Model confidence (mean pLDDT): 84 of 100. A computed fold for a 71-nucleotide RNA from an Acidobacteriota bacterium, annotated as transfer RNA. Rfam family: tRNA. Rfam classes the family as a transfer RNA. The family has 954 seed sequences and 5,335,975 matches in Rfam 15.1. Taxonomically the source falls in Acidobacteriota (Bacteria, Pseudomonadati).
RNA sequence: CGCGGUGUAGCUUAGUGGGAAAGCAGACGACCGAUAAUCGUCAGACGGAAGUUCGAUUCUUCCCGCCGCGA
Numbered sequence: 001c002g003c004g005g006u007g008u009a010g011c012u013u014a015g016u017g018g019g020a021a022a023g024c025a026g027a028c029g030a031c032c033g034a035u036a037a038u039c040g041u042c043a044g045a046c047g048g049a050a051g052u053u054c055g056a057u058u059c060u061u062c063c064c065g066c067c068g069c070g071a
Stems, first nucleotide, its partner, number of pairs: 001070007010024004018054001026042005047063005
């Protein structure tokens, strides 16, 4: 320098045009003599910008981060 893959909650992953979901972690409550375990509730995220579309996490382009391949 070129090509490919990947980027979603604090962490690990789903979701792939129209409701953003789960597990662990966190907060609060219930239970208990107390703690743990368990149960319930809550908060928390689509890497950035532009485009297509009635509508974009999803499709396209560029940039950024990471991984790999080639030179």